[in-house]
Formats: sequence, structure tokens, C1' cells
RNA sequence: UUCUUAUCUGGAGAGGUGGAGGGAUUGGCCCUAUGAAACCCAACAACUGACAUCUGUGAUGUAGUCGUGUUAAUUCCUGCAGACUUAUGUGUUGUGAAAGAUAGGAA
Repeated sequence: UUCUUAUCUGGAGAGGUGGAGGGAUUGGCCCUAUGAAACCCAACAACUGACAUCUGUGAUGUAGUCGUGUUAAUUCCUGCAGACUUAUGUGUUGUGAAAGAUAGGAA
């Protein structure tokens, strides 16, 4: 990098360094010198791993020391499809997909 499986409306910083960007992408709308990204520390969670139990290729529970992850806004909303509504367009509402993120497995 590609394929595949699961999850994505919950949770968590008014800390230190740092200095101007950030929220994947389109269009929006936001955050930011009352301090962005990044790094450190802290915290949250429990995917893998550990342990226990069972109705046992799995499920449930416990702890949170390993590998990760996360700590503005639902994945911030939206983009595609069809449904509802509307005379049509626009728009509203909810659904599914696509895309993306994280973890596990495979190449």
C1' cells in the first nucleotide's frame, strides 16, 4: 500500500514547551494570540493481549502493568442513491451507500 472483519450520537486537560495555523477531501460552517499544529505529561476508553466463568472455533465479566487509539462541535454538517414533502426547483425529515478514522486478520 491492497483486501477483509468490527466499531464510529458515550468518555476524557482552564497542565508544561511551542509559536500560526487547524477541523481528511468538495461546498459550508466553525475553532484559534482569552494561544493553532507538533512534542511532553495527565486523563479517558478497552480493539489486541492477560485472567476468570460458561449454554464454548464463541460469549460474558474483571483489572488496566504491554502494543495501540482517543481527549471542540454526531466521523461538525454536507457531497451519491432512493423514500417523505413540494405543481417544479429549492428545502425539511429520516434511511442506506460511498469516503474517512481506529483496531484485528491476510497478502

The RNA shown here (SAM riboswitch aptamer (S box leader)) has 107 nucleotides and comes from Clostridium pasteurianum. The coordinates come from a structure-prediction model, not an experiment, and the mean pLDDT is 79. NCBI's taxonomy places the organism under Bacteria, Bacillati, Clostridia, Eubacteriales, Clostridium. The model forms 97% of the base pairs in the Rfam consensus. The sequence is in RNAcentral, with records from Rfam and Ribocentre.